[in-house]
RNA sequence: GGCUCCGUAGUUUAAUGGUAGAACGUUUGACUCCAGAUCAAACGGUUGCAGGUUCGAUUCCUGUCGGGGUCA
Numbered sequence: 001g002g003c004u005c006c007g008u009a010g011u012u013u014a015a016u017g018g019u020a021g022a023a024c025g026u027u028u029g030a031c032u033c034c035a036g037a038u039c040a041a042a043c044g045g046u047u048g049c050a051g052g053u054u055c056g057a058u059u060c061c062u063g064u065c066g067g068g069g070u071c072a
Stems, first nucleotide, its partner, number of pairs: 001071007010024004018055001025043006048064005
């Protein structure tokens, strides 16, 4: 340098064009003498970045940044 895969919440991840969910975590409450476990609620995302297509983009296209693999 060529090709290819990945990038989504603090962490691990789901969502094959129609309002981005879950688990863990954190906070608060219930329970408890206290704590843990359990239960309930809340907190959290410009979907790596910049453009394009579309009525509508995490999803399709282009460029770019970072990481993995492969070929030279």
Overview:
The RNA shown here (transfer RNA) has 72 nucleotides and comes from Chlorella variabilis. Lineage of the source: Eukaryota > Viridiplantae > core chlorophytes > Chlorellales > Chlorella. The RNAcentral record of the sequence draws on Rfam. The prediction has a mean pLDDT of 83. It matches the Rfam family "tRNA". The family's RNA type in Rfam is transfer RNA.